[in-house]
RNA sequence: GGGGAUGUAGCUCAGCUGGGAGAGCGCCUGCUUUGCAAGCAAGAGGUCAGGGGUUCGAGCCCCCUCAUCUCCA
Numbered sequence: 001g002g003g004g005a006u007g008u009a010g011c012u013c014a015g016c017u018g019g020g021a022g023a024g025c026g027c028c029u030g031c032u033u034u035g036c037a038a039g040c041a042a043g044a045g046g047u048c049a050g051g052g053g054u055u056c057g058a059g060c061c062c063c064c065u066c067a068u069c070u071c072c073a
Base pairs, nucleotide, nucleotide: 001072002071003070004069005068006067007066010025011024012023013022019056027043029041030040031039049065050064051063052062053061
């Protein structure tokens, strides 16, 4: 330098054929307990890596850039 893969909540990851942004763990609050843990209920937390484009509508499609991993040279 060229090819490929990945990037979504604090962490690990789903997200189908373009239309509701989600799960588990973690965190907060309440109940339960003498207390802790476990359990139950409720809740907060998101620039979907960044920018641009297509579209009525983009996490998803197209282009560029960045980061990590990998292959070739």

Description: The RNA shown here (transfer RNA) has 73 nucleotides and comes from an uncultured bacterium. Rfam family: tRNA.